[in-house]
Context: one part of a larger RNA
RNA sequence: GAUGAACGCUAGCGGCAGGCCUAAUACAUGCAAGACGAACGGUAAGAUUUAUAGCAAUAUGAAUCCAAGAGUGUCGUAAGGGUGCGUAACGAGUAUGCAAUCUGCCCGCAACAGGAGGAUAGCUCGGGGAAACUCGAAUUAACCCUCCAUAGAAUUACGGGGUGGCAUCACCUUGUGAUUAAAUCUGAGGAGGUUGCGGAUGAGCAUGCUUCUGAUUAGCUAGUUGGUAGUGUAACGGACUACCAAGGCGAUGAUCAGUAGGGGAACUGAGAGGUUGAUCCCCCACACUGGCACUGAGAUACGGGCCAGACUCCUACGGGAGGCAGCAGUAGGGAAUAUUGGACAAUGGGUGAGAGCCUGAUCCAGCCAUGCCGCGUGCAGGAAGAAGGCCUUCUGGGUUGUAAACUGCUUUUGCCAGGGGAUAAAAAGACCGUGCGCGGUUAAUUGAAGGUACCUAGUGAAUAAGCCACGGCUAACUACGUGCCAGCAGCCGCGGUAAUACGUAGGUGGCAAGCGUUGUCC
Numbered sequence: 001g002a003u004g005a006a007c008g009c010u011a012g013c014g015g016c017a018g019g020c021c022u023a024a025u026a027c028a029u030g031c032a033a034g035a036c037g038a039a040c041g042g043u044a045a046g047a048u049u050u051a052u053a054g055c056a057a058u059a060u061g062a063a064u065c066c067a068a069g070a071g072u073g074u075c076g077u078a079a080g081g082g083u084g085c086g087u088a089a090c091g092a093g094u095a096u097g098c099a100a101u102c103u104g105c106c107c108g109c110a111a112c113a114g115g116a117g118g119a120u121a122g123c124u125c126g127g128g129g130a131a132a133c134u135c136g137a138a139u140u141a142a143c144c145c146u147c148c149a150u151a152g153a154a155u156u157a158c159g160g161g162g163u164g165g166c167a168u169c170a171c172c173u174u175g176u177g178a179u180u181a182a183a184u185c186u187g188a189g190g191a192g193g194u195u196g197c198g199g200a201u202g203a204g205c206a207u208g209c210u211u212c213u214g215a216u217u218a219g220c221u222a223g224u225u226g227g228u229a230g231u232g233u234a235a236c237g238g239a240c241u242a243c244c245a246a247g248g249c250g251a252u253g254a255u256c257a258g259u260a261g262g263g264g265a266a267c268u269g270a271g272a273g274g275u276u277g278a279u280c281c282c283c284c285a286c287a288c289u290g291g292c293a294c295u296g297a298g299a300u301a302c303g304g305g306c307c308a309g310a311c312u313c314c315u316a317c318g319g320g321a322g323g324c325a326g327c328a329g330u331a332g333g334g335a336a337u338a339u340u341g342g343a344c345a346a347u348g349g350g351u352g353a354g355a356g357c358c359u360g361a362u363c364c365a366g367c368c369a370u371g372c373c374g375c376g377u378g379c380a381g382g383a384a385g386a387a388g389g390c391c392u393u394c395u396g397g398g399u400u401g402u403a404a405a406c407u408g409c410u411u412u413u414g415c416c417a418g419g420g421g422a423u424a425a426a427a428a429g430a431c432c433g434u435g436c437g438c439g440g441u442u443a444a445u446u447g448a449a450g451g452u453a454c455c456u457a458g459u460g461a462a463u464a465a466g467c468c469a470c471g472g473c474u475a476a477c478u479a480c481g482u483g484c485c486a487g488c489a490g491c492c493g494c495g496g497u498a499a500u501a502c503g504u505a506g507g508u509g510g511c512a513a514g515c516g517u518u519g520u521c522c
Stems, first nucleotide, its partner, number of pairs: 001521003005518005012375006018368002020333001025331003029328003034075003039072002046065008082286003091211008101203002106199007114148005124137005153180012184191002212258003219249003224246008261283004265276004288309005311322004339365001341364003347361001348359004378409004388400005414459002417456003429442005466511005471492003477506005487494002
């Protein structure tokens, strides 16, 4: 000097930031991922009209509108958010490569969308179960599923030609054969569908170098190292399988053990370096523990599934349910770390044609001097140098000290009143033009924070100073008490009767809404 700090004393205001470093311990409760009726069948409630019955209330039926919950389907749930257990390399950083690869949504270009059929949720009926849930029958729709057709395009097999590459080869063109598509909805504005090429974005794989400590760890290795053929994958590869060879790594530290997420960066230092990896950004890993796959463009999936285990809960004892290392919050642990808050107004995300809906991401507010920064606690005058305190060589003097009183002034902060929906807000919509990129015009609406910031007026010095030190290092000294006691102490060391070193007082010094102590790093 620094700190995610803690502790003691003290504490006026504001801005900006930060806030479980320990038990990846266990979790009550609420919320954190849903959207779409312009994909589909269908419908409770409600509204309107109407028919019948009735004196009426009303009941039943029909039609139209609107439409909750549930279901099929599609997209999303692989993002965002959390944590640092594991990991010393399947990671990270950096530089390259893929002639060994994939990529939903998005953008550009080209082409297409003809026909036929099928089932199943739901609903209805019936059964089982305490529940979770589940079984059977009948029936129905789609942007659900299947088949046929078409094939500009792609893939593939066998050929022809050309260009290029260090290369296993790559690319272009061409002939024949084989294989592979689709879906509609609408409010008529539009929104979607299929195939291919290219782009963008994201991802996968590989290689070189770098990446903590220990030799009181010296040998390690059998899919091990390489080859051939295959399997598998989006893709290369002992990734896997069969066969063959006997290799491969290692004192330039293999193997083993310990420790640890990595980086951008942060702290410190003149630098070299040392230390750290909280907040923010990038990458990785994990989601009660271990394993496994399914779906999908993408997961081996935090708030999906299956199996096993530990734990907790419900039970009618037959059987079931659960996973806060999401946001709050609870218990526990600890020196120690906050509210079971508000809003989707903005930014961003999901979905939807859109209106919109959802969003503990995010934006805000609350708590905490945890840090940094700013402001204030008044300013000017004022000597009887007041009183009091303390010291003293004591009818006196010194000091506290212009300090106070007193006079004048100011009003930040505070309090109070008024103004201030200022600004963060322009978009989405409609219309017009268009080179389809966009540009122009325009009505209305929308603010959680918040009556906040800010501005103005009023009020009255009014509402606001402590902490540590004073032997030397080290700025700052006397008195009394104590008497090797009580105590101090970072080091040297103080204290045994004149203690500037202990305790108290006065004074002084330093810093200041803080000041000291302790821990840690340089």